[in-house]
């Protein structure tokens, strides 16, 4: 330099045109003599920019960042 993947809450991920869900983490409450361990609630996310569409997190193109190949 070229090719190919990948990018979603603190982490680790599903989802894949029609307002995004789990799990662990956080923090509130029940319980408990106290811890823990459980229940039960909240708060938290689509990497950035264009274009297709009535509508994009999902298609497409450009970036940037990570992996992988080949030179």
């Nucleotide at each position: 330099g070229c090719g190919g993947g990948c990018a979603u809450g603190g982490u680790u991920u599903a989802g894949u045109g029609g307002u995004a869900g789990a799990a662990c983490g956080g923090c509130g409450c029940c319980u408990u003599g106290c811890c823990a361990a459980g229940g039960c609630g909240c708060a938290g996310a689509c990497g950035g920019g264009a274009g297709u569409u009535c509508g994009a997190u999902u298609c497409u193109c450009c970036c940037u960042g990570c992996c992988c190949g080949c030179a």
A computed fold for a 71-nucleotide RNA from a Minisyncoccota bacterium, annotated as transfer RNA. The sequence is in RNAcentral, with records from ENA and MGnify. It matches the Rfam family "tRNA". Rfam classes the family as a transfer RNA.